[in-house]
Predicted 3D model of a 398-nucleotide RNA (Bacterial RNase P class A) from Candidatus Solibacter usitatus.
RNA sequence: UCUGCCGGACGGGCAGUCGCGUCCAGGGCAGGUUCCCGGAUAGGGAAUACCACCUUUGGCCGAGGCAAAGUCCGGUCUCCAUAGGGCAGCGUGCCGGCUAACGGCCGGGGGGGCGGGCUCAAAGCCCGUUUCACGGAAAGUGCCACAGAGAAUAUACCGCCCUCCGCAAGGGGGGUAAGGGUGAAAAGGUGCGGUAAGAGCGCACCGCGCUUCGGGCAACCGGAGUGGCAGGGCAAACCCCACGUGGAGCAAGACCAAAUAGGGGGGGAGGGGCGGCCCGCUCCGCUUGACCUCCGGGUAGGUUGCUUGAGCCUGUCAGUAAUGGCGGGCCCAGAUGAAUGACUGCCGCCCGGCCGCAAGGCCGGGUCCAGAAACCGGCUUACAGUCCGGCAGACUCC
Numbered sequence: 001u002c003u004g005c006c007g008g009a010c011g012g013g014c015a016g017u018c019g020c021g022u023c024c025a026g027g028g029c030a031g032g033u034u035c036c037c038g039g040a041u042a043g044g045g046a047a048u049a050c051c052a053c054c055u056u057u058g059g060c061c062g063a064g065g066c067a068a069a070g071u072c073c074g075g076u077c078u079c080c081a082u083a084g085g086g087c088a089g090c091g092u093g094c095c096g097g098c099u100a101a102c103g104g105c106c107g108g109g110g111g112g113g114c115g116g117g118c119u120c121a122a123a124g125c126c127c128g129u130u131u132c133a134c135g136g137a138a139a140g141u142g143c144c145a146c147a148g149a150g151a152a153u154a155u156a157c158c159g160c161c162c163u164c165c166g167c168a169a170g171g172g173g174g175g176u177a178a179g180g181g182u183g184a185a186a187a188g189g190u191g192c193g194g195u196a197a198g199a200g201c202g203c204a205c206c207g208c209g210c211u212u213c214g215g216g217c218a219a220c221c222g223g224a225g226u227g228g229c230a231g232g233g234c235a236a237a238c239c240c241c242a243c244g245u246g247g248a249g250c251a252a253g254a255c256c257a258a259a260u261a262g263g264g265g266g267g268g269a270g271g272g273g274c275g276g277c278c279c280g281c282u283c284c285g286c287u288u289g290a291c292c293u294c295c296g297g298g299u300a301g302g303u304u305g306c307u308u309g310a311g312c313c314u315g316u317c318a319g320u321a322a323u324g325g326c327g328g329g330c331c332c333a334g335a336u337g338a339a340u341g342a343c344u345g346c347c348g349c350c351c352g353g354c355c356g357c358a359a360g361g362c363c364g365g366g367u368c369c370a371g372a373a374a375c376c377g378g379c380u381u382a383c384a385g386u387c388c389g390g391c392a393g394a395c396u397c398c
Stems, first nucleotide, its partner, number of pairs: 001394010012347007020062002023059006031051001032048006064369002069380002072378005077249004089245005094108005109134001110132009135240002140238002142234003157180002159176007188206006207229001208227008253304004263295005271288006311330008348367008
């Protein structure tokens, strides 16, 4: 200097013109409202701004990148359900801490990878970095492809050794897991002894189990003794153990409430029907009932929930850290066909080309991913380009 990984910070600035949304302040009077004329719900006239609406002027504020995203996890909030206990189902899974909570974060332990140091070298130990669904495989069941003789009550294909047959080549029987071969994995590893050849058969070291001591809150680590080794892997197979777990979601939910149709109550004609006498008339009663009025439910529509909150900035203290305490300051989008934008110019940053000894100049190109919808904490994914820190590799120079 370049490349890769990990962690952190940013991801355009200024001006002009036009435009959008919430809120605040002011104006207007087309609309609304009120009053008057009118038979009138026709039409006309007048008044009004503490009118939610309309219109207009001015002002404040107006997306993120710990992605507003995916909607994966956790919570606040809301409604529904719910005696208590258990089972099933689902989720989580080394230990400690943080947190409102979490499958998140921080710290630690253990295993794996990479690099470095100690060492002649290996093993081993130590350091750095990175990574891991990291409870249980002596509770039980199941599975282990291909290859291979044998894949879990071990196994004899080649080889080695002993023995028998045979002149020999070779064959039969037995022993052997040391050597070869197969495989992801072959029944502790290395070495010495031992043996017919071998073998934890014996011994030393390492590993493992058990007992015990010490350190640590714990996971776990270290020491001592003891046992020849109790017997492979898979639980991201069933399963076992421990802990957790009701459901739906702001289109949750609450409130106001038109027209039309329909439901209920009251009134009810100088309409219809029936009865009071067989008929007619008058009258009376019952019923139906145009119409009037009241009530309640729901729809359209509107209001609310709605943004001051596990909030942001800053200082300080506690803590290795995550995080927490205290002090000071700040208010920072709330739309609902859904605002937060577009154009122009200048500047910045990056890339390429040309000119120039250089400083630099000119020309062309690029300037990302994306966009709130009740809110918050995480995780994951997307992202032109730039900066800072750590680690590793390559190259060059001293």
Model confidence (mean pLDDT): 76 of 100.
The sequence was found by an Rfam model in a public genome assembly.
The source organism's lineage runs through Bacteria, Pseudomonadati, Acidobacteriota, Terriglobia and Candidatus Solibacter.
It matches the Rfam family "Bacterial RNase P class A". The family's RNA type in Rfam is ribozyme.